Background
A computed fold for a 72-nucleotide RNA from a marine sediment metagenome, annotated as c-di-GMP-I riboswitch aptamer. Its Rfam family is "c-di-GMP-I riboswitch aptamer". About the family: GEMM was predicted in a large-scale screen for bacterial structured RNA regulatory elements. RNAcentral holds the sequence, with entries from MGnify. The coordinates come from a structure-prediction model, not an experiment, and the mean pLDDT is 86. Of the family's consensus pairs, 95% are formed in the model.
[in-house]
RNA sequence: GAUAAUGGCAAAUCCGCUUAAGGCGGAGGCGCAAAGCUACGGGUCCCUAGAUGGGGCAGCCGGGUUGCCGAA
Numbered sequence: 001g002a003u004a005a006u007g008g009c010a011a012a013u014c015c016g017c018u019u020a021a022g023g024c025g026g027a028g029g030c031g032c033a034a035a036g037c038u039a040c041g042g043g044u045c046c047c048u049a050g051a052u053g054g055g056g057c058a059g060c061c062g063g064g065u066u067g068c069c070g071a072a
Stems, first nucleotide, its partner, number of pairs: 001069001008032002013027006030059001036065003040062003043057005
């Protein structure tokens, strides 16, 4: 980050599994130049009163870190 190229990921929804949030698999494709990874900060969601407790969201924002291509 372009009227480029190779590709990649995959929202909502539906089906199945799983305490919950959510995650995983299949279908699907809203979109994304990091919509790759990371729970460090903020925010937010769930569980539980054993409490300065535990779990989650990276496609909420910021940070860290790795990667593809090459017009201006």